[in-house]
Context: one part of a larger RNA
RNA sequence: UGACGGGGGCCCGCACAAGCGGCGGAGCAUGUGGCUUAAUUCGAAGCAACGCGAAGAACCUUACCUGGGCUUGACAUGUGGGUUAAGGCGUGGAGACACGCUGACCUUCGGGUCCCACACAGGUGGUGCAUGGCUGUCGUCAGCUCGUGUCGUGAGAUGUUGGGUUAAGUCCCGCAACGAGCGCAACCCUUGUCCUAUGUUGCCAGCGGGUAAUGCCGGGGACUCGUAGGAGACUGCCGGGGUCAACUCGGAGGAAGGUGGGGAUGACGUCAAGUCAUCAUGCCCCUUACGUCCAGGGCUGCACACAUGCUACAAUGGCCGGUACAAAGGGCUGCUAUCCCGCGAGGGUGAGCGAAUCCCAAAAAGCCGGUCUCAGUUCGGAUUGCAGUCUGCAACUCGACUGCAUGAAGUCGGAGUCGCUAGUAAUCCCGGAUCAGCAACGCCGGGGUGAAUACGUUCCCGGGCCUUGUACA
Numbered sequence: 001u002g003a004c005g006g007g008g009g010c011c012c013g014c015a016c017a018a019g020c021g022g023c024g025g026a027g028c029a030u031g032u033g034g035c036u037u038a039a040u041u042c043g044a045a046g047c048a049a050c051g052c053g054a055a056g057a058a059c060c061u062u063a064c065c066u067g068g069g070c071u072u073g074a075c076a077u078g079u080g081g082g083u084u085a086a087g088g089c090g091u092g093g094a095g096a097c098a099c100g101c102u103g104a105c106c107u108u109c110g111g112g113u114c115c116c117a118c119a120c121a122g123g124u125g126g127u128g129c130a131u132g133g134c135u136g137u138c139g140u141c142a143g144c145u146c147g148u149g150u151c152g153u154g155a156g157a158u159g160u161u162g163g164g165u166u167a168a169g170u171c172c173c174g175c176a177a178c179g180a181g182c183g184c185a186a187c188c189c190u191u192g193u194c195c196u197a198u199g200u201u202g203c204c205a206g207c208g209g210g211u212a213a214u215g216c217c218g219g220g221g222a223c224u225c226g227u228a229g230g231a232g233a234c235u236g237c238c239g240g241g242g243u244c245a246a247c248u249c250g251g252a253g254g255a256a257g258g259u260g261g262g263g264a265u266g267a268c269g270u271c272a273a274g275u276c277a278u279c280a281u282g283c284c285c286c287u288u289a290c291g292u293c294c295a296g297g298g299c300u301g302c303a304c305a306c307a308u309g310c311u312a313c314a315a316u317g318g319c320c321g322g323u324a325c326a327a328a329g330g331g332c333u334g335c336u337a338u339c340c341c342g343c344g345a346g347g348g349u350g351a352g353c354g355a356a357u358c359c360c361a362a363a364a365a366g367c368c369g370g371u372c373u374c375a376g377u378u379c380g381g382a383u384u385g386c387a388g389u390c391u392g393c394a395a396c397u398c399g400a401c402u403g404c405a406u407g408a409a410g411u412c413g414g415a416g417u418c419g420c421u422a423g424u425a426a427u428c429c430c431g432g433a434u435c436a437g438c439a440a441c442g443c444c445g446g447g448g449u450g451a452a453u454a455c456g457u458u459c460c461c462g463g464g465c466c467u468u469g470u471a472c473a
Stems, first nucleotide, its partner, number of pairs: 001473002003470003007467007015457002019420005026311008034302002042053002064297007073120001077119006087102006105112002122286002125284003131280002133275003136271001138269001143182006149158003162173003188263004193231007203220001207218003234257001237251005313413001317372007329360003334353002339348003379410001384405007426449007
């Protein structure tokens, strides 16, 4: 100087407390351990691995296994030589491929393509403890440093400590310090109010026409909205407190206050943290194989254990009928209206739309009416049988969905444990990426309805500052 203490002081954070909903019990989904296996490819490992890399494993992907092939190679460049070859058809084969037949060249240079030979290619083989890059984490925490000066023999200290204050090393005051840098804040995006401009979206708002109805038409630039520009919030104003400083408390006005809400943004560093399997890369290793092609299988195996979710156990509910109100997205090998067929998944037809114009599209919870009456039930839907639909070369291993039948466990969950402070939790639907299809209940976004509680900081966890002890570095 640090680190540590079941030392002290001060202060924060859904850290506790207060409250709401869960998890831990059940069934299923997904990930992981374990076991099994010819293989169940590999990585991730407390927080910070485990719905993680996977924003799509039937083949492909695919890195694994079994079997069948190839050896200048599936891919790149160069040199030398050679001739033509690529492609098509047939046969064999699981296919890769092999054999047979057939079979253009364009050409000035150049070039494409094939064969042979040689240099070489290739490796998702090892090392993340050789590395770059990228990332997680402490932590959006308020810290981490430097120059000059001063003090100390020196390590180093001071500044950065102190008194106040703040979300903040934020600011004020003081001070052997005076300044400065990286961080904080602001500048950026979005959302909340208004104004201006504009008008193939919106509006009978005001006028006219028309319809069973609809901005449908003329027309309008009011409103909503879109786009662009601007205004607005700064403790600016008033009052109390305060060192009359920073600041804080209350109030006015205001759409909004005291960083308005949300996002992006992550200092010096820590964990030899993670990644050689995104990529790049040193070294090591393989070279008729650890390379490469193909078929089939596996990554989906199941006595078990854990993690994350979904659905429930019902009456604030289930079922049936009627009836409202979104936002954000996606669409041309696409989204698909309408009509017809089918109980349905879906099939047929095919209008419109490269989309503020058409389509996906129904939003659901809600509201109105009816029914069920506390029961393993009209709760719950697992499991299984049969019959189907669709995608795809192909759904046996191993897809999703539909109909009929079957109806399991489950009556609110031990010890323990998680999330959340407001348009939040809870709850309800909608969309998208990936994608032929889909194991999505995941992930990322969008809106609808919409709470309760916080006395307080003693205690648990994590963190910041000062100080103290130390036989630790």